RNAcentral holds the full RNA, with entries from Greengenes. This is a predicted structure of a 532-nucleotide part of an RNA (small-subunit ribosomal RNA, 5' domain) from an uncultured bacterium. Its mean pLDDT, the model's own confidence on a scale to 100, is 84.

Context: one part of a larger RNA
RNA sequence: GGAUCCCCAAAAACGGCAGGCUUAACACAUGCAAGUCGAGGGGCAGCGGGGAGGAAGCUUGCUUUCUCCGCCGGCGACCGGCGCACGGGUGAGUAACACGUAUGCAACCUGCCCCUGUCAGGGGGACAACCCGCCGAAAGGCGGGCUAAACCCGCGUACAUGCCACCGGGGCAUCCCGGAGGCAGGAAAGGCUUCGGCCGGACAGGGAUGGGCAUGCGGCGCAUUAGGCAGUAGGCGGGGUAACGGCCCACCUAACCGACGAUGCGUAGGGGUUCUGAGAGGAAGGUCCCCCACACUGGUACUGAGACACGGACCAGACUCCUACGGGAGGCAGCAGUGAGGAAUAUUGGUCAAUGGGCGCGAGCCUGAACCAGCCAAGUCGCGUGAGAGAUGACGGCCCUACGGGUUGUAAACCUCUUUUGUCGGGGAGCAAAUUCCGCCACGCGUGGCGGAGUCGAGAGUACCCGAAGAAAAAGCAUCGGCUAACUCCGUGCCAGCAGCCGCGGUAAUACGGAGGAUGCGAGCGUUAUCC
Numbered sequence: 001g002g003a004u005c006c007c008c009a010a011a012a013a014c015g016g017c018a019g020g021c022u023u024a025a026c027a028c029a030u031g032c033a034a035g036u037c038g039a040g041g042g043g044c045a046g047c048g049g050g051g052a053g054g055a056a057g058c059u060u061g062c063u064u065u066c067u068c069c070g071c072c073g074g075c076g077a078c079c080g081g082c083g084c085a086c087g088g089g090u091g092a093g094u095a096a097c098a099c100g101u102a103u104g105c106a107a108c109c110u111g112c113c114c115c116u117g118u119c120a121g122g123g124g125g126a127c128a129a130c131c132c133g134c135c136g137a138a139a140g141g142c143g144g145g146c147u148a149a150a151c152c153c154g155c156g157u158a159c160a161u162g163c164c165a166c167c168g169g170g171g172c173a174u175c176c177c178g179g180a181g182g183c184a185g186g187a188a189a190g191g192c193u194u195c196g197g198c199c200g201g202a203c204a205g206g207g208a209u210g211g212g213c214a215u216g217c218g219g220c221g222c223a224u225u226a227g228g229c230a231g232u233a234g235g236c237g238g239g240g241u242a243a244c245g246g247c248c249c250a251c252c253u254a255a256c257c258g259a260c261g262a263u264g265c266g267u268a269g270g271g272g273u274u275c276u277g278a279g280a281g282g283a284a285g286g287u288c289c290c291c292c293a294c295a296c297u298g299g300u301a302c303u304g305a306g307a308c309a310c311g312g313a314c315c316a317g318a319c320u321c322c323u324a325c326g327g328g329a330g331g332c333a334g335c336a337g338u339g340a341g342g343a344a345u346a347u348u349g350g351u352c353a354a355u356g357g358g359c360g361c362g363a364g365c366c367u368g369a370a371c372c373a374g375c376c377a378a379g380u381c382g383c384g385u386g387a388g389a390g391a392u393g394a395c396g397g398c399c400c401u402a403c404g405g406g407u408u409g410u411a412a413a414c415c416u417c418u419u420u421u422g423u424c425g426g427g428g429a430g431c432a433a434a435u436u437c438c439g440c441c442a443c444g445c446g447u448g449g450c451g452g453a454g455u456c457g458a459g460a461g462u463a464c465c466c467g468a469a470g471a472a473a474a475a476g477c478a479u480c481g482g483c484u485a486a487c488u489c490c491g492u493g494c495c496a497g498c499a500g501c502c503g504c505g506g507u508a509a510u511a512c513g514g515a516g517g518a519u520g521c522g523a524g525c526g527u528u529a530u531c532c
Stems, first nucleotide, its partner, number of pairs: 001532004008526001014382004019376002021341001026339003030336003035082003040079002043075002047073003050069009089294003099218007108211002113207007121155001123153003130145006161184004166179005190199003220266003227257002232254004237249003269291004273284004296317005319330004347373001349372003355369001356367004386417003396408005421473001423468005431459001436453008476521005481502003487516005497504002
């Protein structure tokens, strides 16, 4: 000098864009953060409509009220499907194929999506909801009975797959690919319709996307850590897995790693990148993006295409809460917010309008993702606090060689202007493209395009524009001995104090304190901390 997720002191006009618990991965009150589908199903608790019956009021065909009927719109709870493995948070652990990079898988998986081919025949069954009964303070649970489906299970058929034997091709060792045959052997679901069709279902093959595994190389401190290791190293056979493998197991062998630093201990998420530096290098990994790991602590599996699953389950533990003392409930490292810790870090805000995600044919619903708004000079950029003219060089202050002069200083006053920002008044966006409906056109026939109609903006009456008045409402901080730009007076008298280093202060201190003046930066400035 530069830099920062900074802190602190006094001081502070506005806006744009970014940023905001670095500490206790400490504990959490409260609300919200993952639902959706009635075009899968049984139903009808609640709401609205309709129908039937009864009663009351009367204007005699209406109003009110009661009961019944799922008939319709719909729909709490329930069965079922998809999602909840994404998105969001954090950095504890991890020195590891965790990450980066480059490869390999002839050792693998992949829901939704795209393409291709084929198929959907015929049966059976259960469990919720519901009804009845029971237990419990509660959380909740138990028993009996009925029932639907795209729920579950057989049968038939089917190109997967396995085995047997045959043919052809290829490679990279175990082998791989293709074809035809025999045996074994695994499917399916319907719904809506404007009757045109649409959305789905099953199997197989291919693609895309996402993942899994393996390997070379690379990135840290200590040798005052020198030996480490028994599933240890390898083999044979098996189990397990989507798949290879001591991943696991039985048996056999006695290996394997290590000064090219094993093992141990300490520290640490890794990278893209960021800071600094002429570079080489050094330091860092906050915000944003990619990957990993974690979700009170430890462990376990279930479901599923995918989890060993933040707002799922079970067990154990610590903690907190409820309790009728028998027993139960919970997990903010989601968004806000609270306490605590700390030098220190924000609102218990608005909206799904856009972008994106989930579900749905769609309308739509959900979305603390996201977009916005609020707070904070903590950063960066922009802009303002006026401009021109003005010498009786005013008053006042300060200084001096003191009837005078110097300086503050064109500074002020005064005159002429301007009006950014702010204030007031008026106008007022873009972000909106669509989804939907109607019509037309194209073709690959359910998609796209065109035209028209209608709806939709949280931010926000914001940005922006126009007008009005009016210099009006807007400057501080540090320094002035040298380094280092900027000097005098007074006070003090090795005192009080200053200080980054050298060093100042003991009676004329440009170094302490005050004043005047000056210098530097400026809505900032200076100190502290950390890095180069």